[in-house]
RNA sequence: GCCCACGUAGCUCAGUCGGUAGAGCACAGGCAUGGUAAGUCUGGGGUCACCGGUUCGAUUCCGGUCGUGGGCUCCA
Numbered sequence: 001g002c003c004c005a006c007g008u009a010g011c012u013c014a015g016u017c018g019g020u021a022g023a024g025c026a027c028a029g030g031c032a033u034g035g036u037a038a039g040u041c042u043g044g045g046g047u048c049a050c051c052g053g054u055u056c057g058a059u060u061c062c063g064g065u066c067g068u069g070g071g072c073u074c075c076a
Stems, first nucleotide, its partner, number of pairs: 001072007010025004019056001027043005049065005
């Protein structure tokens, strides 16, 4: 330098033939207990990496940029 995959909640990940964004764990609170743990219920938390394009509408499609991982190649 070229190619491929990935980037979504604090963490691990799902989602999508384009139509109001989810789970588990973690966190906070309630119930319960003499008290704690476990259990159960509720809640908070997201510019869906960034910029632009297409569209009535983009996490999803297209282009570019950045980052992570992998592969190939050249020079020293």
Predicted 3D model of a 76-nucleotide RNA (transfer RNA) from a Candidatus Omnitrophota bacterium.
Rfam family: tRNA. Rfam links the family to the GO term triplet codon-amino acid adaptor activity.
Its mean pLDDT, the model's own confidence on a scale to 100, is 80.